[in-house]
Context: one part of a larger RNA
Molecule: small-subunit ribosomal RNA, 5' domain
Organism: uncultured bacterium
């Protein structure tokens, strides 16, 4: 010196940062993942407009039918729920971290190029009936729709096989050729047209290439313990097969008996790693909290599914602990998300506000949704900054201590006079952060027959959780604001009294047994200062 710190005494403000290091325990409760009606069929609300009874102030009043638009959404159906947010249990590992490689791979949304979108077909939720269960939920029957599903056409060497050339030592890589075999949703929404049709955009399908993000492999490199010395049979290596995107004992069958090891194999114990932090002249030593990267994990243990991506935190099935419901047949949950709650523990915070602002998903968009973030509130836990007055002021006042009784000190300190006016309070004014999307209106450019619509500039218009907050102005008025430790050496500060080897004190050395600068309590000084000491714990 340094800390995520706790303890004690005090304790005016503000900026910025940090705040379960234990028990990976168990959690009331709320919220943290949606989202599109411009993929579909239905209901619901509402109702323009036309039509028909009826009344009678013949044009308005009420009933009924029509239903164009509008707006809602339990269901099929896409996308996303694989990020984002948590946590460190496990892991001594190619788990990290560097360096390098795949002649053994995958990529969903994105962007570039090139093509395409053709012609059928069948069902299914919902919903309606019936029926079982207390619940949770499920079963029959019937009806329907699609940007849900199937099946046929095509089509670029796109997969597999075969041939030929080039290239390379080689499994191989590129070109070309021909056989097999392989997709699509002419949806949606608008626009012009009388119509075929043409058109805008958004989606769709195929290939190629790219970007991103994964997989995988090989060197190196970071830990105590030999009072751990032999480990190993999927083991080590081959053939052949499955499997996987993809190599491979990954897995199987069959062959060989290899493979690690004192350059520590095996085993036990501890441990997420790293940028980085701390500390030090430095070389080292310690840590791995905040915030970034990568990993692992989601009550505990196993699975797969679906998907471009998971063996999936808030998805699925079994099992097992535990907690709740029950009509005993049976059902329901998982805060190492954000807030909170019991326990633990020295110990560690609000059951706040907002999506305005940047990020995300979703949609054409308007939007929605985001406890991610923005912000606010707790807490001296830390840095940082400001205050708590300033100038004058000797009769050196009063009073404390003290005394050799003259004096000395506290002390220019107070008081008094004369200023100022941060902070606080009180009153007035009062933001940036707001840019964009988005409405509107000009104008440009591409396309287009033409319009719409897209792109782009420019003007106008609206958005603020924070917060009436930062800040700015004024008024008044010293009034609202200092403690804490030490004072024997080391270590800066010295005296009086008490007490008397007691009570005490103490990091070392050591003090106290009757004048104690070491204990106690006073004045005095000394250091720091909204702090000051202890205590842990590293250099």
């Nucleotide at each position: 010196g340094a800390c995520g710190a706790a303890c004690g005494c005090u304790g005016g403000c503000g900026g910025c940062g940090u705040g379960c290091c234990u028990a990976a325990u168990a959690c009331a409760u709320g919220c943290a993942a949606g989202u599109c009606g411009a993929g579909c069929g239905g209901a619901c609300u509402u109702g323009a407009u036309g039509g028909a009874g009826u009344g009678c102030u013949u044009g308005c009043a009420c009933u009924c039918c029509u239903g164009a638009g509008a707006g809602u959404u339990a269901g099929c159906g896409g996308c996303g729920g694989a990020c984002g947010g948590g946590u460190g249990a496990g892991u001594a590992a190619c788990a990290c971290g560097u360096a390098g490689g795949u002649a053994a791979c995958c990529u969903g949304c994105c962007c570039a190029u090139a093509a395409g979108a053709c012609c059928g077909g069948g069902a299914u939720a919902a919903c309606a009936u019936u029926c079982g269960g207390a619940a949770a939920c499920g079963a029959a029957u019937g009806c329907u729709a699609a940007u849900a599903c199937c099946g046929g056409a095509u089509a670029c060497g796109c997969a597999a096989g075969u041939c030929u050339c080039u290239c390379g030592c080689a499994u191989g890589a590129g070109a070309g050729a021909g056989u097999u075999g392989g997709g699509a949703a002419a949806g949606g929404c608008g626009g012009a047209g009388c119509a075929a049709u043409c058109u805008g955009u958004c989606a769709c399908u195929u290939a190629u290439g790219g970007a991103u993000g994964g997989a995988c492999c090989u060197g190196c490199g970071g830990u105590g313990c030999a009072u751990u010395a032999g480990c190993u049979a999927g083991u080590u290596g081959g053939u052949g097969a499955g499997g996987u995107a993809a190599c491979g004992g990954c897995u199987c069958a069959c062959c060989a008996a290899g493979g690690c090891g004192a350059c520590g194999a095996u085993g036990c114990a501890u441990a997420g790693c790293c940028g980085a932090c701390c500390u030090g002249a430095g070389a080292g030593g310690g840590u791995g909290a905040u915030c970034g990267g990568c990993c692992a994990c989601a009550c505990u243990g196993g699975g797969a599914c679906u998907g471009a991506g998971a063996c999936a935190c808030g998805g699925c099935c079994c099992a097992g602990a535990c907690u709740c419901c029950u009509a005993c047949g049976g059902g329901a949950g998982g805060c190492a998300g954000c807030a909170g709650u019991a326990g633990g523990g020295a110990a560690u915070c609000u059951u706040c506000c907002g999506c305005a602002a940047u990020g995300g998903a979703c949609g054409a968009a308007a939007g929605u949704c985001u406890g991610a973030c923005g912000g606010a509130g707790c807490a001296g836990c830390g840095c940082c900054g400001c205050g708590u007055g300033a100038g004058u002021g000797a009769u050196g006042a009063a009073g404390g201590u003290u005394u050799u009784c003259g004096g000395a000190u506290c002390g220019u300190a107070a008081a008094g006079c004369u200023c100022u006016g941060u902070u606080g309070c009180c009153a007035g004014g009062g933001a940036a952060g707001a840019a964009c999307g988005c409405u509107u209106g000009u104008g440009a450019g591409a396309g287009u027959a033409a319009c719409u619509g897209c792109u782009c500039a420019c003007a106008a218009g609206g958005u603020g959780a924070c917060g009436g907050u930062a800040c700015c102005u004024g008024a008044g008025a010293a009034g609202a604001a200092a403690g804490c430790c030490c004072c024997g050496g080391c270590u800066a500060a010295c005296u009086a009294c008490g007490u008397g080897c007691c009570a005490g004190c103490a990091g070392c050395c050591g003090c106290g047994g009757u004048a104690a600068u070491a204990c106690g309590u006073a004045g005095g000084g000394g250091g720091c200062a909204a702090g000051c000491g202890u205590u842990g714990u590293c250099c």